[in-house]
RNA sequence: CAGACAGGGUGUAUCGGUCGCUCUCCGCUUAGGCAGAGGGAGGAAAGUCCGGACUCCGCAGGGCAGGACGUUCCGUGGUUAACGCGGGAACCCGUGUGCAAGAUCGCACGGGAUGGAAAGUGCCGCAGAAAAUAUACCGCCUUGCGCAUGUCGCAGGGUAAGGGUGAAAAGGUGGGGUAAGAGCCCACCGCCCCGAGGGUAACCGAGGGGGCAGGGUAAACCCCGUCCGGAGCAAGAUCAAAUAGGGAACCGAGGAGCGGCCCGCUCUGUUUAAGUUCCGGGUUGAUCGCAUUAGAUAAAUGACCGACCCCUCAGGGGGAACAGAAUCCGGCUUACCGCCCUGUCUGCCUU
RNA sequence: GGCCCUGUAGCUCAGCGGUAAGAGCAGGCGACUCAUAAUCGCUUGGUCCUCGGUUCGAAUCCGAGCGGGGCCA
Numbered sequence: 001c002a003g004a005c006a007g008g009g010u011g012u013a014u015c016g017g018u019c020g021c022u023c024u025c026c027g028c029u030u031a032g033g034c035a036g037a038g039g040g041a042g043g044a045a046a047g048u049c050c051g052g053a054c055u056c057c058g059c060a061g062g063g064c065a066g067g068a069c070g071u072u073c074c075g076u077g078g079u080u081a082a083c084g085c086g087g088g089a090a091c092c093c094g095u096g097u098g099c100a101a102g103a104u105c106g107c108a109c110g111g112g113a114u115g116g117a118a119a120g121u122g123c124c125g126c127a128g129a130a131a132a133u134a135u136a137c138c139g140c141c142u143u144g145c146g147c148a149u150g151u152c153g154c155a156g157g158g159u160a161a162g163g164g165u166g167a168a169a170a171g172g173u174g175g176g177g178u179a180a181g182a183g184c185c186c187a188c189c190g191c192c193c194c195g196a197g198g199g200u201a202a203c204c205g206a207g208g209g210g211g212c213a214g215g216g217u218a219a220a221c222c223c224c225g226u227c228c229g230g231a232g233c234a235a236g237a238u239c240a241a242a243u244a245g246g247g248a249a250c251c252g253a254g255g256a257g258c259g260g261c262c263c264g265c266u267c268u269g270u271u272u273a274a275g276u277u278c279c280g281g282g283u284u285g286a287u288c289g290c291a292u293u294a295g296a297u298a299a300a301u302g303a304c305c306g307a308c309c310c311c312u313c314a315g316g317g318g319g320a321a322c323a324g325a326a327u328c329c330g331g332c333u334u335a336c337c338g339c340c341c342u343g344u345c346u347g348c349c350u351u
Numbered sequence: 352g353g354c355c356c357u358g359u360a361g362c363u364c365a366g367c368g369g370u371a372a373g374a375g376c377a378g379g380c381g382a383c384u385c386a387u388a389a390u391c392g393c394u395u396g397g398u399c400c401u402c403g404g405u406u407c408g409a410a411u412c413c414g415a416g417c418g419g420g421g422c423c424a
Stems, first nucleotide, its partner, number of pairs: 001347010014307006021040005027034002042322001046333002049331005054232004061263004066228005071089007090114001091112008115223002120221002122217003137163002139159008147150001171189006190212001191210004197204002236288004246279005254268004308319004352423007361376004369407001378394005400416005
């Protein structure tokens, strides 16, 4: 310097002219429109994954069920919601590295949708002797018997050092010890328990004790902690229209409502059908909800010409990717051309 | 616009952590028949929608995306 990858930012489509679409305001009007001024897509408008505003159900209350979230500490933003930012600590995974070597070991860098496996239950296929109360297939050692007297066979016992299986085999290395072996014993490393002291805290930890217990899986059930009433603008409100003819429940501690259940609560009813409630039928248009200059009710935001630039080059093409608002706001996730910034890797050139 | 369900062979479905994923129909071949159908036997056929994660192990569990279907004034 170039390229690739990852993350972040930007993303008003270079300028001028003409014509058009839609909304608002004001004026004119023959009520059809006309003229003027102004506004007119996004960082994600998307997915609808979360939270909130708003509206209705029933006043939004208790419990069960169900669902969501989850290491931990300090500080901070946000409606203290969803969710985010900065830093520290622990744990797990990957890569590299350290010790002669190994282990559940240390260090560095990168990543992590990280509560609990020492409350309980379940599962761990195949392979393997044995898969969680450990286990004896080969091997090693040993006892007895046999006769074919051996590097043998049969029966029994000891052994987790070695082999082999597996994702995983119940601490590691070295030495002692032993019939052979084994934390059986010892040294060092690791682990567990207690813990002076340090730190705001998470946590770290001098030193002491213990031969060492407690495999994995909770995006399996479950347990712990925190939070959540349900439905959604096709919510709902008002006006207009429609309400014909039907069905069902209820006779008194009843009936109906409570969008999973129970309690509580609310409404209705007090003596008989001309009652209450539900189902079903019918009607199904308009306005509001609806916006701090986008705002409709099936949805407007576009096209042409010239200049300039780029590509191909006698012609012509292009000025960009992802993508198009529908009640609004915030977050998360996903998609994305070019340019800019940061990091990693690779290649080339110069010194 | 909002709210739900679903994706496994050509079609309809089963399978909800453990061989190399199955069933019926369809397709192919053979038998039976003079021939066809029916019937019987054998057999082909799979990116378990895609990508990533959890786990020793994923069609199955979790997340994201893509497609299909239904309901609501």

Two RNAs folded together computationally: RNase P RNA and transfer RNA, 424 nucleotides in total. Its mean pLDDT, the model's own confidence on a scale to 100, is 76. Rfam match: Bacterial RNase P class A. Rfam's curators write: Ribonuclease P (RNase P) is a ubiquitous endoribonuclease, found in archaea, bacteria and eukarya as well as chloroplasts and mitochondria. It is annotated as a ribozyme.